[in-house]
Predicted 3D model of a 265-nucleotide part of an RNA (large-subunit ribosomal RNA, domain VI) from a metagenome. It matches the Rfam family "Bacterial large subunit ribosomal RNA". Its mean pLDDT, the model's own confidence on a scale to 100, is 89. The RNAcentral record of the full RNA draws on SILVA.
Context: one part of a larger RNA
RNA sequence: CGCAGGAUAUUUGAGGAGAGCUGUCCUUAGUACGAGAGGACCGGGAUGGACGCACCGCUGGUGCACCAGUUGUCAUGCCAAUGGCACGGCUGGGCAGCUAAGUGCGGACGGGAUAAACGCUGAAAGCAUCUAAGCGUGAAGCCCCCUCCAAGAUAAGAUAUCCCACAGCUUAAGCUGGUAAGACCCCCCAUGGACUAUGAGGUUGAUAGGCUGCAGGUGUAAGAGUAGUGAUACUUUCAGCUGGGCAGUACUAAUAGGUCGAGGG
Numbered sequence: 001c002g003c004a005g006g007a008u009a010u011u012u013g014a015g016g017a018g019a020g021c022u023g024u025c026c027u028u029a030g031u032a033c034g035a036g037a038g039g040a041c042c043g044g045g046a047u048g049g050a051c052g053c054a055c056c057g058c059u060g061g062u063g064c065a066c067c068a069g070u071u072g073u074c075a076u077g078c079c080a081a082u083g084g085c086a087c088g089g090c091u092g093g094g095c096a097g098c099u100a101a102g103u104g105c106g107g108a109c110g111g112g113a114u115a116a117a118c119g120c121u122g123a124a125a126g127c128a129u130c131u132a133a134g135c136g137u138g139a140a141g142c143c144c145c146c147u148c149c150a151a152g153a154u155a156a157g158a159u160a161u162c163c164c165a166c167a168g169c170u171u172a173a174g175c176u177g178g179u180a181a182g183a184c185c186c187c188c189c190a191u192g193g194a195c196u197a198u199g200a201g202g203u204u205g206a207u208a209g210g211c212u213g214c215a216g217g218u219g220u221a222a223g224a225g226u227a228g229u230g231a232u233a234c235u236u237u238c239a240g241c242u243g244g245g246c247a248g249u250a251c252u253a254a255u256a257g258g259u260c261g262a263g264g265g
Base pairs, nucleotide, nucleotide: 001152005163006162007161008160009159010158011157015149016148017147018146021049022048023047024046025045026044027043033038051106052105053104054103055102059100060099061098062097066093067092068091069090070089071086072085073084074083075082076081110144111143112142117137118136119135120134166177167176168175169174182260183259184258185257186202187201189199190198207253208252209251210249211248212247213246214245216242217241218240223236224235225234226233227232
């Protein structure tokens, strides 16, 4: 820009893409078969491998500054307590998130038309013959069935709901303007993200920050007291601290405002 008014939702599916794998064990059954050795078809069940998709409840990994311990040195006048630097100084843990080695699912079932093959009926050719007319059975393959995209499918589809028949100029399915439903700009953001897009919100508000509470992490802070000559231990104290987690709460910021947008038939 188009889809013959303007919108917001929900969809149909022409077409396209993906997937499509397979082992072992048990049973049928030591049956059929076979002199024996051996040893099935068909059918039923269980459990794996590789591959794929999704997820983080579990097991773990990471978790660059969340907690603790600790070495050297410098600084805060000193003690104590802290901070800087030394690979994140080193070491032990670790929330969210992201992840696999973790765990959940998938290939199925079924239908249609067939290939090779096997048949029925059956002439040409009084017989025979699956074939010439006609009719069947039949594959991990083909078309569906399953998953995803999809109406620019210009053949531009469908359904539901909303907005209304405004002014000026005007021979016009014309132009211009202010509006409706609605949308955007702008702003606060994330289950989104390179940008854009998408999604959640903008005071009739819990969108983000803060604060409060909780969860989770670390592991019992500082100060003080007690015991000990002291290192240190114990008590106060399952403390203190705590990034992204879950709630509550308008304290802070989403203020104010602007633009576009039908008049068909």